A computed fold for a 135-nucleotide RNA from a Desulfobacterales bacterium, annotated as c-di-AMP riboswitch aptamer (ydaO/yuaA leader). It matches the Rfam family "c-di-AMP riboswitch aptamer (ydaO/yuaA leader)". Rfam's curators write: This family represents a conserved RNA structure found upstream of the ydaO and yuaA genes in Bacillus subtilis and related genes in other bacteria. The ydaO/yuaA element is thought to act as a genetic 'off' switch for the ydaO and yuaA genes in its native state. It is believed that the element may be triggered during osmotic shock leading to activation of ydaO, a predicted amino acid transporter gene, and members of the yuaA-yubG operon which code for KtrA and KtrB K+ transporters. Lineage of the source: Bacteria > Pseudomonadati > Thermodesulfobacteriota > Desulfobacteria > Desulfobacterales. The model forms 96% of the base pairs in the Rfam consensus. The prediction has a mean pLDDT of 78.
């Protein structure tokens, strides 16, 4: 002086996945509120023929081609952080995964379920807004 790895603060990213409060028990197991977010769930309103060729949910994650050497091409949607939102370009990643189980449109009252995981920055032009320095 780099390069790899671990640990602790600090800080930020995707995502609804923070935030208070009790409880303090060897373990281990059990709450409460707020906020964010999902799903059931009437009139009217759609639907009008679907019901194994099942069907529905959560999620950006669906569609067509080609290949079948299980990958590749395009389109479609999503994501890219240093105050905050936001349009444009151009870059670049991703376009999975898992649930319910025979049953669910939409849907005020109601009901009722989640708060988990996985990371560590991409330029730029321009508009609002805050914030701080001066006076």
């Nucleotide at each position: 002086a780099u390069g790899a790895u671990g640990u602790u603060u600090u800080u930020g990213c995707c995502u609804a996945a923070u935030c208070c409060c009790a409880g303090u028990a060897u373990c281990a197991g059990c709450g409460g509120g707020a906020a964010c977010g999902g799903g059931g769930g009437a009139c009217c309103c759609a639907a009008u023929u679907a019901u194994u060729c099942g069907g529905g949910g959560c999620g950006a994650a669906u569609c067509g081609c080609c290949a079948u050497g299980c990958g590749g091409c395009g389109a479609u949607g999503g994501g890219c952080a240093a105050c905050c939102u936001u349009a444009u370009c151009g870059g670049u990643c991703c376009u999975a995964g898992c649930c319910c189980u025979c049953c669910a449109g939409c849907u005020a009252a109601c009901c009722u379920c989640g708060u988990a995981g996985g990371c560590g920055u991409c330029g730029a032009u321009g508009a609002g807004g805050a914030a701080a320095a001066c006076c």